[in-house]
About this RNA
This is a predicted structure of a 320-nucleotide part of an RNA (large-subunit ribosomal RNA, domain IV) from Candidatus Iainarchaeum sp. Its Rfam family is "Archaeal large subunit ribosomal RNA". Model confidence (mean pLDDT): 85 of 100. The full RNA is in RNAcentral, with records from ENA.
Context: one part of a larger RNA
RNA sequence: UCAAACUAAGGGAACUCGGCAAACUAGCCCUGUAUCUUCGGUAUAAAGGGUGCCUGCAGUUAUUUUUAAUUGCAGGUUGCAAUGACAAAGGGAGUCCGACUGUUUAAUAAAAACACAUGUCCCAGCCAGCCAGCAAUGGUGUGUAUUGGGGCUGACUUCUGCUCACUGCCAGUACGUUAAACUUUUUUCCAAGAAAGCUAAGCGCUGGUGAAGAGCGGGCCUAACUCUGAGGCUCUCACGGUAGCGUAAUACCUUGCCGGUUGAUUGCCGGCUUGCACCAAGGAAGUAACGAGAUUCCCGCUGUCCCUAGUUUGAGCCUG
Numbered sequence: 001u002c003a004a005a006c007u008a009a010g011g012g013a014a015c016u017c018g019g020c021a022a023a024c025u026a027g028c029c030c031u032g033u034a035u036c037u038u039c040g041g042u043a044u045a046a047a048g049g050g051u052g053c054c055u056g057c058a059g060u061u062a063u064u065u066u067u068a069a070u071u072g073c074a075g076g077u078u079g080c081a082a083u084g085a086c087a088a089a090g091g092g093a094g095u096c097c098g099a100c101u102g103u104u105u106a107a108u109a110a111a112a113a114c115a116c117a118u119g120u121c122c123c124a125g126c127c128a129g130c131c132a133g134c135a136a137u138g139g140u141g142u143g144u145a146u147u148g149g150g151g152c153u154g155a156c157u158u159c160u161g162c163u164c165a166c167u168g169c170c171a172g173u174a175c176g177u178u179a180a181a182c183u184u185u186u187u188u189c190c191a192a193g194a195a196a197g198c199u200a201a202g203c204g205c206u207g208g209u210g211a212a213g214a215g216c217g218g219g220c221c222u223a224a225c226u227c228u229g230a231g232g233c234u235c236u237c238a239c240g241g242u243a244g245c246g247u248a249a250u251a252c253c254u255u256g257c258c259g260g261u262u263g264a265u266u267g268c269c270g271g272c273u274u275g276c277a278c279c280a281a282g283g284a285a286g287u288a289a290c291g292a293g294a295u296u297c298c299c300g301c302u303g304u305c306c307c308u309a310g311u312u313u314g315a316g317c318c319u320g
Stems, first nucleotide, its partner, number of pairs: 001315008010306002014304001019301001027051005036041001038155001052077011078082001090299007097291002102114002119152006129140004156286004161216003166213002168209005175204003182197005217235005244278001245275001256272006
């Protein structure tokens, strides 16, 4: 010096990206317990008190008396300390995400990712649909639409707006287009060839369909100070973003503005909100409970730090 472990007066996060690490707490009994809530919970919430040993008394249970186990009360007694070692939660508050228990990158990621119950759409009437196979055949299933397969969403609560112009899908189609084959005609006969007729699917055409892929505007003017613009005009489109939320895990400008928190805050929380570029099952907004999730603050606690010091064990180091 390093590794592992331990102890530190006074201060107590001043350290640091960040309380990382460490410390505090801890079992059992008694008291007591806010807010929110889906009334189940939250909850061991929080916050307090007790705990050893000895003696006596009163009970309970079992037993044939002895005796054993156990509950409670009172008195005494030792120490700094009685769950004396070991073992054994730090707590509270706000916000985001995901409802939850669960699953995952064996060996850098455990999560907000996956799954999930729920909701919804599509296919399929069974010799079905989907899957494996060139096929025979097999699986789903010795099941039968309360079933099987596929897509999206992701508990619950309140909801889920407008657009079928494009693409897809579904249905229809008097008509148009339309291949080969076939028929007819024709090339003096045959053949190749030429022409006409007929014609399937498809496409055109007509409709439907958004919890299908998707999309959801611009300019100008306007109210008795100013500001704003309920309103009007106009261009354009298939329709011009509704409810809700909003500087957001999304906001460039941006450290937006205001308030709270601090001595001081690019943080956090609440509000406003003209949203560069939120938005409704690629779900929207809330949400109790839950989380080795992300983030902010408070109390307690501490060698994280002020500011280092010391102890133990081992390595290193020196000599042989």